A computed fold for a 74-nucleotide RNA from an Acidobacteriota bacterium, annotated as transfer RNA. The prediction has a mean pLDDT of 83. NCBI's taxonomy places the organism under Bacteria, Pseudomonadati, Acidobacteriota.
[in-house]
């Protein structure tokens, strides 16, 4: 150089064009004599940027990271 995948909450990750969703962490309440644990609730996210489209995490394009595979090494 070319080429496949990956990027969504702090962490793992779902998400087929129509309110982003878990479980762990965090916090706050309930329970308890205390702690645990168990119940309610609450905060936090689509790497970035253009385009398509009545709408885009999702569908093209450019672009940053990270993986991995080819190639060159004059």
């Nucleotide at each position: 150089g070319c080429g496949a995948c990956c990027g969504u909450a702090g962490u793992u990750u779902a998400g087929g064009g129509g309110u982003a969703g878990a479980a762990c962490g965090g916090g706050a309440g309930c329970u308890u004599g205390c702690c645990a644990a168990g119940c309610u609730c609450c905060a936090g996210g689509c790497g970035g940027g253009a385009g398509u489209u009545c709408g885009a995490g999702u569908c093209u394009c450019c672009u940053c990271g990270g993986u991995c595979g080819c190639u060159c090494c004059a």